Transfer RNA from a Lachnospiraceae bacterium, 73 nucleotides, folded computationally. Rfam family: tRNA. Rfam describes the family as follows. Transfer RNA (tRNA) molecules are approximately 80 nucleotides in length. It is annotated as a transfer RNA. The RNAcentral record of the sequence draws on ENA. Its mean pLDDT, the model's own confidence on a scale to 100, is 80.
RNA sequence: GGUUUCAUAGCUCAGUUGGUAGAGCAUUACACUUUUAAUGUAAGGGUCGCGAGUUCGAAUCUCGCUGAAGCCA
Numbered sequence: 001g002g003u004u005u006c007a008u009a010g011c012u013c014a015g016u017u018g019g020u021a022g023a024g025c026a027u028u029a030c031a032c033u034u035u036u037a038a039u040g041u042a043a044g045g046g047u048c049g050c051g052a053g054u055u056c057g058a059a060u061c062u063c064g065c066u067g068a069a070g071c072c073a
Base pairs, nucleotide, nucleotide: 001072002071003070004069005068006067007066010025011024012023013022019056027043028042029041030040031039049065050064051063052062053061
């Protein structure tokens, strides 16, 4: 220099062909318990890496940029 894949909650990840963004763990509250832990219930937490485009509608499609990993030279 060329090329492929990846970027979604604090962490690990899903999101099957475009239609209101989810799970587990973690955090907080409550219940239970003499207390802690464990268990159960509930809640909070996301401009889906950034910017544009297409579309009635984009995490999803297109283009550019940034970062990470692999391959070729």